[in-house]
RNA sequence: AGCGAGGUGGGGAAGCCAGGUUAUCCCGGCGGGCUCAUAACCCGCAGAGCGGUUGUUCAAAUCAACCCCUCGCUA
Numbered sequence: 001a002g003c004g005a006g007g008u009g010g011g012g013a014a015g016c017c018a019g020g021u022u023a024u025c026c027c028g029g030c031g032g033g034c035u036c037a038u039a040a041c042c043c044g045c046a047g048a049g050c051g052g053u054u055g056u057u058c059a060a061a062u063c064a065a066c067c068c069c070u071c072g073c074u075a
Base pairs, nucleotide, nucleotide: 001074002073003072004071005070006069007068010027011026012025013024020058029045030044031043032042033041051067052066053065054064055063
C1' cells in the first nucleotide's frame, strides 16, 4: 500500500442484506420471593441509541461517501 472480517449496555452475541412501535437475548449488577442458610430456581429493576462526521429520506443501528480503531491475508 491492496484485499477481507469486525466496532451495538460492565462482558458476550443477535438485529444490518429487505429502513418503520419504547433496540432483543445470555452472563454479570441491584431489589424481592423461596430456603434454617448459601447455591440453584422464580419475579422485578437499572444500564447502550449502535466507532466518528457528512449526506439520502417523512423516517437511519440498518442505505451512501469519507475518516478512525481492532484482527487476518497479500505485497